[in-house]
Context: one part of a larger RNA
RNA sequence: GGACGAACGCUGGCGGCAGGCUUAACACAUGCAAGUCGAACGCUCUCUUCGGAGAGAGUGGCAGACGGGUGAGUAACGCGUGGGAACCUACCUAGAAGUACGGAAUAACUCGAGGAAACUCGUGCUAAUACCGUAUACGCCCUCCGGGGGAAAGAUUUAUCGCUUCUAGAUGGGCCCGCGUUGGAUUAGCUAGUUGGUGAGGUAACGGCUCACCAAGGCUACGAUCCAUAGCUGGUCUGAGAGGAUGAUCAGCCACACUGGGACUGAGACACGGCCCAGACUCCUACGGGAGGCAGCAGUGGGGAAUAUUCGGCAAUGGGCGCAAGCCUGACCGAGCCAUGCCGCGUGAGUGACGAAGGCCUUAGGGUUGUAAAGCUCUUUUGGCGGGGAAGAUAAUGACUGUACCCGCAGAAUAAGUCCCGGCUAACUUCGUGCCAGCAGCCGCGGUAAUACGAAGGGGACUAGCGUUGUUC
Numbered sequence: 001g002g003a004c005g006a007a008c009g010c011u012g013g014c015g016g017c018a019g020g021c022u023u024a025a026c027a028c029a030u031g032c033a034a035g036u037c038g039a040a041c042g043c044u045c046u047c048u049u050c051g052g053a054g055a056g057a058g059u060g061g062c063a064g065a066c067g068g069g070u071g072a073g074u075a076a077c078g079c080g081u082g083g084g085a086a087c088c089u090a091c092c093u094a095g096a097a098g099u100a101c102g103g104a105a106u107a108a109c110u111c112g113a114g115g116a117a118a119c120u121c122g123u124g125c126u127a128a129u130a131c132c133g134u135a136u137a138c139g140c141c142c143u144c145c146g147g148g149g150g151a152a153a154g155a156u157u158u159a160u161c162g163c164u165u166c167u168a169g170a171u172g173g174g175c176c177c178g179c180g181u182u183g184g185a186u187u188a189g190c191u192a193g194u195u196g197g198u199g200a201g202g203u204a205a206c207g208g209c210u211c212a213c214c215a216a217g218g219c220u221a222c223g224a225u226c227c228a229u230a231g232c233u234g235g236u237c238u239g240a241g242a243g244g245a246u247g248a249u250c251a252g253c254c255a256c257a258c259u260g261g262g263a264c265u266g267a268g269a270c271a272c273g274g275c276c277c278a279g280a281c282u283c284c285u286a287c288g289g290g291a292g293g294c295a296g297c298a299g300u301g302g303g304g305a306a307u308a309u310u311c312g313g314c315a316a317u318g319g320g321c322g323c324a325a326g327c328c329u330g331a332c333c334g335a336g337c338c339a340u341g342c343c344g345c346g347u348g349a350g351u352g353a354c355g356a357a358g359g360c361c362u363u364a365g366g367g368u369u370g371u372a373a374a375g376c377u378c379u380u381u382u383g384g385c386g387g388g389g390a391a392g393a394u395a396a397u398g399a400c401u402g403u404a405c406c407c408g409c410a411g412a413a414u415a416a417g418u419c420c421c422g423g424c425u426a427a428c429u430u431c432g433u434g435c436c437a438g439c440a441g442c443c444g445c446g447g448u449a450a451u452a453c454g455a456a457g458g459g460g461a462c463u464a465g466c467g468u469u470g471u472u473c
Stems, first nucleotide, its partner, number of pairs: 001473004006469005013345006019338002021303001026301003030298003035062003040059002043056005069256003078181007087173002092169008100134004109124001111122004140149003154161003182228003189219003194216008231253004235246004258279005281292004309335001311334003317331001318329004348378004358369004384409005392400001417462005422443003428457005438445002
């Protein structure tokens, strides 16, 4: 000198764009944040112009594995980069083939029972794109090549949406490897599924991934093991560069979801707002038993030097469901708060004295504040008032918003501070104080004329900021 997710002190006019719990991955009141489909299905209710329309819980389908948050853990194929072979991929695209015949249940509902509740149990009835069987099989799977095995679902407004099997693609993902990836040797040895083999199991898939048996291997001063620290990267800051520091916002990947463990469903999870078990904590209870998980958006307490509204809207973009109309969306788009930062603008302009008053200094003559003020002549950014008024949106639909912007009116009107002045370092005098009170980044000032403390006048620097502190180059 630069930089900052900053904080603190003094001060503070406006706008645009951005940013805003770095600390306790501490605990959370309340509301919202993931639903949707009647063109899969039966039932109940309401309205009815008897055509139909709507609502509710339930069965069923798809979606809740995305989007959003956080960085605790992790020194690891976690990440980055470059390769690889033994894999999967709902929805989507292209192509091939098919969509035949049957059956038995069950929720809702009814009746009954238990319970404080959460909810649970029994009886009877019923539907389906829910479940099961048979048939068929171009291609598909297994095969000892003889053969064996395996599918489907319908709906409606009659034109479509679906369903099944297979092939290929696209997209997304799983796995393996080379290289790179913090400090410590005051950590020197580590390892028993450990290292390899055979066989089997398991997986979508290779593999000690798991198991039985066999062998005794494997890693290590090119730093194993252990300890500490840490999410990684694109990037960011600095620097001429090399490098150093860093990993907020935005983007990619990973990990986590009260703590620990587990699987279920599913194309995909070992699943933030799903399930089960254990634990800590909080709440309800009729004491028998139950309910919960903000590291989603707001918000509360706490911690802290410190970080915002319990806002508006689905108008746009995007996502889920749906043939669609549409519904949902604290993603998102916007508004609110904060000088937190960057950028822009303003707080007036011109003229105005051998120079008012006042202040300060003075050698008492004067000097300085100072064209500064007043006065005169103008202008109207910003702000105020009145009028008009977009784009973002396409045929329709605008939260923002009567916003941006434009026109007119009045009036200098509404708007300047902070730090410093001994040297480094731009800027000096007087008074007070008297090694006191105090200053201070370093050198150092202060003990009676202090340009260094405090005040005043004057001056210097930056400016809606200025200074201090902290961190980093």
A computed fold for a 473-nucleotide part of an RNA from Robiginitomaculum sp., annotated as small-subunit ribosomal RNA, 5' domain. Its mean pLDDT, the model's own confidence on a scale to 100, is 87. Its Rfam family is "Bacterial small subunit ribosomal RNA".